[in-house]
RNA sequence: GCGCUCCCCCGCGGGAGACAUCGCACAACACCAGCGAGGCCGAAGGCGCAACCACCCCGGAAACGCUCAGGCAACAGGACCGCGGAGGGGCCGU
Numbered sequence: 001g002c003g004c005u006c007c008c009c010c011g012c013g014g015g016a017g018a019c020a021u022c023g024c025a026c027a028a029c030a031c032c033a034g035c036g037a038g039g040c041c042g043a044a045g046g047c048g049c050a051a052c053c054a055c056c057c058c059g060g061a062a063a064c065g066c067u068c069a070g071g072c073a074a075c076a077g078g079a080c081c082g083c084g085g086a087g088g089g090g091c092c093g094u
Stems, first nucleotide, its partner, number of pairs: 001094003005090004009085006019038001021037004039072003045068001046066003052060002
């Protein structure tokens, strides 16, 4: 230098669940947003327990649980999956 691969980042595609709830106010009407009320969701994030892993110490850890945050027509967001790209790092091979 090249190949491989993982992580971070970017782009594209796929991507579930749950009141288009009610009242007030605004308003020509409806939606969004504001305030209040109760009912829900679990797949941003966060927190918790655990199988398990590690262990001198400190610990790591879920799609499980909790719902603080977030969400409950569409838009947006969205764990996760696939593809592509640049840079950095790492094991191995050459």
Predicted 3D model of a 94-nucleotide RNA (Glycine riboswitch aptamer) from Parvularcula lutaonensis. Model confidence (mean pLDDT): 76 of 100.